[in-house]
The RNA shown here (c-di-GMP-I riboswitch aptamer) has 78 nucleotides and comes from Methylomonas sp. It was read from a public genome assembly, where an Rfam model found it. The model forms 94% of the base pairs in the Rfam consensus. Its Rfam family is "c-di-GMP-I riboswitch aptamer". Gene Ontology term of the family: cyclic-di-GMP binding.

């Protein structure tokens, strides 16, 4: 330096649900909350799923805590 991650430290994130706001909607943001997570950091590139419109043609959006891929980062021990 790189890879792996049973175990450890310092920490980090935050499911369901509730409240408020935004959105046609899936859902998002903030606060509470804590199911869980070694990237549950980021990217909508591929696939899947969901929403709206259409059913002649053509899409747009959401989901990264669905899977894969790309990219960045912390760390005692082995």
């Nucleotide at each position: 330096u790189u890879c792996a991650c049973a175990u450890a430290u310092u920490g980090c994130c935050a499911a369901a649900c509730c409240u408020a706001u935004c959105g046609u909607g899936a859902g998002a943001u903030a606060g509470g909350g804590g199911c869980g997570g070694a990237a549950a950091g980021c990217u909508a590139c591929g696939g899947g799923u969901c929403u709206u419109a259409a059913u002649a043609g053509c899409a747009a959006g959401a989901u990264a805590g669905c899977c894969g891929a790309g990219u960045u980062g912390c760390g005692a021990a082995u």
The coordinates come from a structure-prediction model, not an experiment, and the mean pLDDT is 78.